[in-house]
RNA sequence: UGAGGAGUAGAUCAAUUGGCAGAUCAUCUGACUCUGGAUCAGAGGGUUGAAGGUUCAAAUCCUUCCUCCUCAG
Numbered sequence: 001u002g003a004g005g006a007g008u009a010g011a012u013c014a015a016u017u018g019g020c021a022g023a024u025c026a027u028c029u030g031a032c033u034c035u036g037g038a039u040c041a042g043a044g045g046g047u048u049g050a051a052g053g054u055u056c057a058a059a060u061c062c063u064u065c066c067u068c069c070u071c072a073g
Base pairs, nucleotide, nucleotide: 001072002071003070004069005068006067007066010025011024012023013022019056027043028042029041030040031039049065050064051063052062053061
C1' cells in the first nucleotide's frame, strides 16, 4: 500500500435478509436463610465506532473516515 473480516449494555454475543434494540453473565434491590452461598422475582445500564446520504422507517443499504485482527506485497 492492496484485499477480507470485526466494531451493538461493564463482559460475551444476538437482532432470521430495512419495521418495538434483546439474551446470558456481572452489578443493584427484594424474597428465602441465624449469616453467607445457591435458588427465585425484579430493577438500572445503549448517541448500535464517527460523520453524511437514501428511505415513511437504518444496527442493517450507500459514501468517507477511525480502531483492531488476518492475508498478500

Model confidence (mean pLDDT): 81 of 100.
The RNA shown here (transfer RNA) has 73 nucleotides and comes from Candidatus Moduliflexus flocculans.
Its Rfam family is "tRNA". Its family is annotated with triplet codon-amino acid adaptor activity in the Gene Ontology.
The RNAcentral record of the sequence draws on Rfam.